[in-house]
Molecule: transfer RNA
Organism: bacterium HR24
RNA sequence: GGCGACGUAGCCAAGGGGUUAAGGCAGGGGACUGCAAAUCCCCGAUCGCGGGUUCGAAUCCCGCCGUCGCCUCCA
Numbered sequence: 001g002g003c004g005a006c007g008u009a010g011c012c013a014a015g016g017g018g019u020u021a022a023g024g025c026a027g028g029g030g031a032c033u034g035c036a037a038a039u040c041c042c043c044g045a046u047c048g049c050g051g052g053u054u055c056g057a058a059u060c061c062c063g064c065c066g067u068c069g070c071c072u073c074c075a
Base pairs, nucleotide, nucleotide: 001071002070003069004068005067006066007065010025011024012023018055027043028042029041030040031039048064049063050062051061052060
């Protein structure tokens, strides 16, 4: 340099045009408890950035950035 996949909460991760974006862990608050632990309840989202298509985009298209993999070139 070329090709491909991926980017969603602090971490992991589902969803892939239409109601308010699942779930787990961590964290915070509360219940319970003599105090805790365990258990139960509640709380969290510019969906990488910009643009386009559309009545409507996390989802489709384009560009860019980043991560990973494969290939190529140089040393």